This is a predicted structure of a 101-nucleotide RNA (Glycine riboswitch aptamer) from an Alphaproteobacteria bacterium. The sequence was found by an Rfam model in a public genome assembly. Rfam family: Glycine riboswitch aptamer. Rfam's curators write: This family represents the bacterial glycine riboswitch. Lineage of the source: Bacteria > Pseudomonadati > Pseudomonadota > Alphaproteobacteria.
RNA sequence: CUGAUCCCUGCGGGAGAGACUGGUCGCGAUCAGCCGCGCGCCCGGCGCCGAAGGAGCAACGAGCCCCGGAAACUCUCAGGCAAAAGGACCGUAGGGGAAGG
Repeated sequence: CUGAUCCCUGCGGGAGAGACUGGUCGCGAUCAGCCGCGCGCCCGGCGCCGAAGGAGCAACGAGCCCCGGAAACUCUCAGGCAAAAGGACCGUAGGGGAAGG
């Protein structure tokens, strides 16, 4: 001087699955009032999704254990099933940092 794995931020892309259903309450519009309608919170019911997070394991290693050991695989605790939000991952622009050269 250069500077990877890794971390953070901005921007762009980003799937799947019930705008299901019962009940209480609140708000809105309407009404003399009630029912019905829309939205929101909470408590349930059944059905589903997997790409936040989480958990599990093969080969293999170590050993004779209850160990280590990957995922976009598996499980669905969590999360999600109109829009919004979120979203693994991909691209891009910066920042941090420092192995190596």